[in-house]
Order: sequence, then structure tokens, then C1' cells
RNA sequence: GCCCCUGUAGCUCAAUGGAUAGAGCAGGAGUGUUCUAAACUCAAGGUUGGGGGUUCGAAUCCCUCCAGGGGCACCA
Repeated sequence: GCCCCUGUAGCUCAAUGGAUAGAGCAGGAGUGUUCUAAACUCAAGGUUGGGGGUUCGAAUCCCUCCAGGGGCACCA
């Protein structure tokens, strides 16, 4: 330098182009307990990596940039 894959909540991951992007764990509050723990309940938590485009409608499709991973090439 070229090609491929990935990027979504603090972490690990879902989501056929179609309503308001969900779940588990962690963290918070509560129930519970003599006190803890287990268990259960509730609430909160999002620039879907950035920007642009297509579309009535984009996490999803297209372009570009950024970050991470992998492969190939060069190394005169």
C1' cells in the first nucleotide's frame, strides 16, 4: 500500500429497511434477614464510532474518515 471483518448501555451481546433500539451482567433503590448473603421487585442508563448521502422510513443500504482485528504484498 491492497483486501476482508468488527464498532450498538460501564461490560458481553441481540434487533427482516417499518411503531418508542432491547436482553444478561455490573452499578443504584427497595423487599427480605437479628445483621449479612441468597432470592425477588423497581427505576435509571444510548451521539447505534464521526460526517455525508439514498429512502416516506436507516443500527441495518451507499460514500468518506476514525479506531480495533485478520490476510496479502513490498522491504533493491
A computed fold for a 76-nucleotide RNA from a Candidatus Bathyarchaeota archaeon, annotated as transfer RNA.
Taxonomically the source falls in Candidatus Bathyarchaeota (Archaea, Thermoproteati).
It matches the Rfam family "tRNA". It is annotated as a transfer RNA.
The sequence was found in a public genome assembly.